Model confidence (mean pLDDT): 89 of 100.
A computed fold for a 346-nucleotide part of an RNA from Spirochaeta lutea, annotated as small-subunit ribosomal RNA, central domain.
The source organism's lineage runs through Bacteria, Spirochaetota, Spirochaetales, Spirochaetaceae and Spirochaeta.
The RNAcentral record of the full RNA draws on ENA and SILVA.
[in-house]
Context: one part of a larger RNA
RNA sequence: UUGGGCGUAAAGGGCACGCAGGCGGCUUAGUAAGUCUGGUGUGUAAGACCGCAGCUUAACUGCGGGAACGCACUGGAAACUAUUAGGCUUGAGUUCAAGAGGGGGAGCUGGAAUUGCAGGUGUAGGGGUGAAAUCUGUAGAUAUCUGGAAGAACAUCAGUGGCGAAGGCGAGCUCCUGGCUAUGAACUGACGCUGAGGUGCGAAAGCGUGGGGAGCAAACAGGAUUAGAUACCCUGGUAGUCCACGCCGUAAACGAUGUGCACUAGGUGUCGGGUCUUAAGACUCGGUGCCGUAGCUAACGCGUUAAGUGCACCGCCUGGGGAGUAUGCCGGCAACGGUGAAACUC
Numbered sequence: 001u002u003g004g005g006c007g008u009a010a011a012g013g014g015c016a017c018g019c020a021g022g023c024g025g026c027u028u029a030g031u032a033a034g035u036c037u038g039g040u041g042u043g044u045a046a047g048a049c050c051g052c053a054g055c056u057u058a059a060c061u062g063c064g065g066g067a068a069c070g071c072a073c074u075g076g077a078a079a080c081u082a083u084u085a086g087g088c089u090u091g092a093g094u095u096c097a098a099g100a101g102g103g104g105g106a107g108c109u110g111g112a113a114u115u116g117c118a119g120g121u122g123u124a125g126g127g128g129u130g131a132a133a134u135c136u137g138u139a140g141a142u143a144u145c146u147g148g149a150a151g152a153a154c155a156u157c158a159g160u161g162g163c164g165a166a167g168g169c170g171a172g173c174u175c176c177u178g179g180c181u182a183u184g185a186a187c188u189g190a191c192g193c194u195g196a197g198g199u200g201c202g203a204a205a206g207c208g209u210g211g212g213g214a215g216c217a218a219a220c221a222g223g224a225u226u227a228g229a230u231a232c233c234c235u236g237g238u239a240g241u242c243c244a245c246g247c248c249g250u251a252a253a254c255g256a257u258g259u260g261c262a263c264u265a266g267g268u269g270u271c272g273g274g275u276c277u278u279a280a281g282a283c284u285c286g287g288u289g290c291c292g293u294a295g296c297u298a299a300c301g302c303g304u305u306a307a308g309u310g311c312a313c314c315g316c317c318u319g320g321g322g323a324g325u326a327u328g329c330c331g332g333c334a335a336c337g338g339u340g341a342a343a344c345u346c
Base pairs, nucleotide, nucleotide: 003318004317005316006315007300008299012314014201015200016199017198021194022193023192025088026087027086028085029084030083031082033081034080035077036076037075038074039073040072041071042070043069049065050064051063052062053061054060091191092188093187094186095185096184097183098181099180103177104176105175106174107173108172109171110154114150115149117147118146119145120144121143125136126135162169163168206247207246208245209244210243211242215241216240220236221235222234223233258313259312260311261310262309263308266291267290268289269288270287271286272285273284274283275282276281295302296301319346320345321344328339329338330337331336
């Protein structure tokens, strides 16, 4: 619960696509369902409202009147909504001529570093720390040179820079592929916005099967520290991290700010286009930052990338704890996820 809200107080769904539904540009003609306006009937009486009257007044009672509203039938109006038929181009979209990009997938290739292996030189230490020790080394380590091996990640470029709906994406080349943007021309002619359910995508960790395993590293072991030290520090080290396929479906999934459209001073960077002057620059479109006007805000702050002013649609909140618990149902191999209370208590 017909209210007020959702950046930080409770509250924007992790993100998208989209069925139903809700909402929807300009214009002509028709219809008349909604809408507006009459008429008739009905909605018993009492009560309520207005007037008058009766009990000494009032309460109370009686008489009369009227309205509002509902339903049914019927006459009319046609602006708006709806609907039917037609038209339009500004919303939306298509094609062509261009452009930028770590957008996605597959394959191939590269260099630096690391580790271990083989060989050469070489000798007593190395490593590590606040200091040490565990550890490693005369069976020749560390260092250095040569060779070949493996796996993972791609320094510089690199940028409040780019791309993507979000998660996210960074060595190079090739192939396949999605989206975006400005300008011009032509075309379609409202084809649009949102979106309960639904479907798909969705970091890391985790799970299944099979590979792979250099470095790093939960667990674990040891050495330190300490009153203790199931930690922080050190030496090791297994899952895992990597690949393929299949699950999981959650995050401070954050801009803690849903999506779309319109309107409302400017200044200054930057990325990608276009036009004009081309020397600087000016204007303009699309993105990405900073500052700031009006306005908003409890304040902080936001401020044409709004948290301003409006509209459309969806999601969500309604004191703290109990509790994202219990229970039921649904999903999952499991871990667990989704939905989600109450008693009680302050």